RNA sequence: GCACUCGUAGCUCAGCCUGGAUAGAGCGCUUCCCCCCUAAGGAAGAAGUCGUAGGUUCGAAUCCUACCGAGUGUG
Numbered sequence: 001g002c003a004c005u006c007g008u009a010g011c012u013c014a015g016c017c018u019g020g021a022u023a024g025a026g027c028g029c030u031u032c033c034c035c036c037c038u039a040a041g042g043a044a045g046a047a048g049u050c051g052u053a054g055g056u057u058c059g060a061a062u063c064c065u066a067c068c069g070a071g072u073g074u075g
Base pairs, nucleotide, nucleotide: 001074002073003072004071005070006069007068010027011026012025013024020058029045030044031043032042033041051067052066053065054064055063
């Protein structure tokens, strides 16, 4: 240099292939209940411009393009 994979909540990931209207799970975090206290258990809650910018579309996390970052392979 080229090819491919990945980037979504604090962390690990699903959802993307096949566009559909409020974007989810587990763990963690906060509050409350329970408990002598902690842990465990129960209830509720917060947390996301879906890597960035553009395009297509009535509608984009999802399709297209460029770029940024991480990784793998290869000359």
A computed fold for a 75-nucleotide RNA from an archaeon, annotated as transfer RNA. Its Rfam family is "tRNA". Gene Ontology term of the family: triplet codon-amino acid adaptor activity. By type it is a transfer RNA.